[in-house]
RNA sequence: GCGCCAGUAGCUCAGCUUGGAUAGAGCGAAUGCCUCCUAAGCAUUAGGUCGGGAGUUCAAAUCUUCUCUGGCGCG
Numbered sequence: 001g002c003g004c005c006a007g008u009a010g011c012u013c014a015g016c017u018u019g020g021a022u023a024g025a026g027c028g029a030a031u032g033c034c035u036c037c038u039a040a041g042c043a044u045u046a047g048g049u050c051g052g053g054a055g056u057u058c059a060a061a062u063c064u065u066c067u068c069u070g071g072c073g074c075g
Stems, first nucleotide, its partner, number of pairs: 001074007010027004020058001029045005051067005
C1' cells in the first nucleotide's frame, strides 16, 4: 500500500442478507415486594445521536461513499 472482518445500553450480543411504524435480549444498575438481616426470588424503572461525516429514499442500524478505531491476511 491492497483486501476482508468487527464497531448497536455500563458489559456480552441479536437485528443488516430482503429498508418500514415507539431499536431489542441476557447480565449488570436503581426502586419496591418478600425476609429478623443479607442472598435468592418476584415486580417496576432508568439507561442508545446504532463509531463519525455526507449521500440516495416518502422512510436508513440496514443501501452507497468518505473517514476513525481494533483484528486478520497479502505484498

Predicted 3D model of a 75-nucleotide RNA (transfer RNA) from an archaeon. It was read from a public genome assembly. It matches the Rfam family "tRNA". About the family: Transfer RNA (tRNA) molecules are approximately 80 nucleotides in length.